About this RNA: This is a predicted structure of a 72-nucleotide RNA (transfer RNA) from a Candidatus Woesearchaeota archaeon. It was read from a public genome assembly. The coordinates come from a structure-prediction model, not an experiment, and the mean pLDDT is 81.
RNA sequence: GCCUCUGUGGCUUAGUGGUAUAGCGCUACCUUGGUAAGGUAGAGGUCGGGAGUUCGAUUCUCCCCAGAGGCU
Numbered sequence: 001g002c003c004u005c006u007g008u009g010g011c012u013u014a015g016u017g018g019u020a021u022a023g024c025g026c027u028a029c030c031u032u033g034g035u036a037a038g039g040u041a042g043a044g045g046u047c048g049g050g051a052g053u054u055c056g057a058u059u060c061u062c063c064c065c066a067g068a069g070g071c072u
Stems, first nucleotide, its partner, number of pairs: 001071007010024003018055001026042005048064005
């Protein structure tokens, strides 16, 4: 220098056009003589940034940023 892939709550992730899912973690309550385990509820996301297409974009297109891999 060229090519490919990845980026989604604190962490790991599902979701391939119709306002995002689960697990762990966190908070409160229940249960227990107490702890752990268990149960119920809740908070937490401008889906890496910008622009475009579309009635509508996490999803499609372009540019940029960060990371991983490959070729020379």